[in-house]
Annotation
Bacterial RNase P class A from a Candidatus Palauibacteraceae bacterium, 378 nucleotides, folded computationally. NCBI's taxonomy places the organism under Bacteria, Pseudomonadati, Gemmatimonadota, Gemmatimonadia, Candidatus Palauibacteraceae. Its mean pLDDT, the model's own confidence on a scale to 100, is 79. RNAcentral holds the sequence, with entries from ENA. The model forms 94% of the base pairs in the Rfam consensus.

RNA sequence: GCGGAGCGAGGAGAGGUCGCGGGCCGGCCACACGAUGGUGCGGCUCGAGGAAAGUCCGGGCUCCACAGGGCACGGUGCCGGGUAACGCCCGGGCGCCGCGAGGCGCCGGAAAGUGUCACAGAGAACAGACCGCCGAUGGCGGCUUCGGCCGCACAGGCAAGGGUGAAACGGUGGGGUAAGAGCCCACCGCGCGCGCUGGCAACAGCCGCGGCACGACAAACCCCACCGGGAGCAAGGCCAAAUAGGGAGCGAGCGGCGGCCCGCCGCGAUCGAGCUCCGGGUAGGCCGCUGGAGGUGCCGGGAGACCGGUUGCCCAGAUAGAUGACCUCGAACGGGCGCGAGCCCGUGACAGAACCCGGCUUAUCUCGCUCCGCGCCG
Numbered sequence: 001g002c003g004g005a006g007c008g009a010g011g012a013g014a015g016g017u018c019g020c021g022g023g024c025c026g027g028c029c030a031c032a033c034g035a036u037g038g039u040g041c042g043g044c045u046c047g048a049g050g051a052a053a054g055u056c057c058g059g060g061c062u063c064c065a066c067a068g069g070g071c072a073c074g075g076u077g078c079c080g081g082g083u084a085a086c087g088c089c090c091g092g093g094c095g096c097c098g099c100g101a102g103g104c105g106c107c108g109g110a111a112a113g114u115g116u117c118a119c120a121g122a123g124a125a126c127a128g129a130c131c132g133c134c135g136a137u138g139g140c141g142g143c144u145u146c147g148g149c150c151g152c153a154c155a156g157g158c159a160a161g162g163g164u165g166a167a168a169c170g171g172u173g174g175g176g177u178a179a180g181a182g183c184c185c186a187c188c189g190c191g192c193g194c195g196c197u198g199g200c201a202a203c204a205g206c207c208g209c210g211g212c213a214c215g216a217c218a219a220a221c222c223c224c225a226c227c228g229g230g231a232g233c234a235a236g237g238c239c240a241a242a243u244a245g246g247g248a249g250c251g252a253g254c255g256g257c258g259g260c261c262c263g264c265c266g267c268g269a270u271c272g273a274g275c276u277c278c279g280g281g282u283a284g285g286c287c288g289c290u291g292g293a294g295g296u297g298c299c300g301g302g303a304g305a306c307c308g309g310u311u312g313c314c315c316a317g318a319u320a321g322a323u324g325a326c327c328u329c330g331a332a333c334g335g336g337c338g339c340g341a342g343c344c345c346g347u348g349a350c351a352g353a354a355c356c357c358g359g360c361u362u363a364u365c366u367c368g369c370u371c372c373g374c375g376c377c378g
Base pairs, nucleotide, nucleotide: 001374002373003372004371005370006369007368008367009366010365013329014328015327016326017325018324020047021046022045023044024043025042026041027039028038029037030036049350053361054360056359057358058357059356060355061232062231063230064229073228074227075226076225077224078092079091080090081089082088093107094105095104096103097102108223109222113221114220115217116216117215130162131161132158133157134156137155138154139152140151141150142149143148170188171187172186173185174184175183189212190210191209192208193207195206196205197204198203236287237286238285239284246278247277248276249275250274253267254266255265256264257263294313297310298309299308300307301306332347333346334345335344336343337342
């Protein structure tokens, strides 16, 4: 210098103007004049994120259900730890990938049972013989010095080599044989021992035994262990119009024609007009609502995730949804000019709360640190 791996930090500083939402104080208005409510007013103060996102996991909270246990269904699945909990995180084991720094997890059980293994291939799970090898033994033919020898490949033997396949019933080497073969041997692999040593454990190393019996798939059914009641802030609770139903009581009148009387019309006492009260519920309003497994600094414990102590902070609560726009200064970055001090110009990605919290994932801008590989120079 180039290429790469793993972590971490920030997503913006100071001030001002106007606007919008919340809170407090004051003014004003309403009122049952005290708490209360409202506000085109004034002042002070607070006002989005690292992901507020996807809504994929886990919890808090709320309502409903629930004696206990089982079945069914769903989820999780190496070991230890963290946590309120998790499918998350930390540390470790094993396997795979990478030259490496490191990364990834298809990580319980296939000797409980069932099932599947397409195409190709002779044969696909207590397998099989297409090409091939052999033909010791038997057969056929020839020769013979009668001891045998040669040939054929009919019976038969074999599974080394070739071939098919994702996968062919251990691998390499040697011995052995007619040719071969765990048939025998060495090493490797595999299985077994509840062997020894280390480790809390997963597991690793060693020793002994066994020629090998046990192919793959459980994100096929299934088995084992553990976990899981359901729905969600439109949860849920309170106050409560108008209109139309419901219930109770009183009840013979009530309403209209501008006021009053007469008159007329409508409704009405079987089916009850009208008045009073009660109840459910809608619009609307209030609570839930933000002080919390919260955050900062310091100290301590731990390898780490994390935990404990202390300090002292308040840090959005809108409801069709406020959080915006602009100016000045300075910094950072980029570009240009200048010998230089410096000057000029430009610049913010992804995205926006809606009950809250812990994770994961996805989107996105900039910077820093450590480490790995290669090349070059000294």
A source record names the gene rnpB. Rfam family: Bacterial RNase P class A. It is annotated as a ribozyme. Clan: RNaseP clan. Its family is annotated with ribonuclease P activity, tRNA processing and dimeric ribonuclease P complex in the Gene Ontology.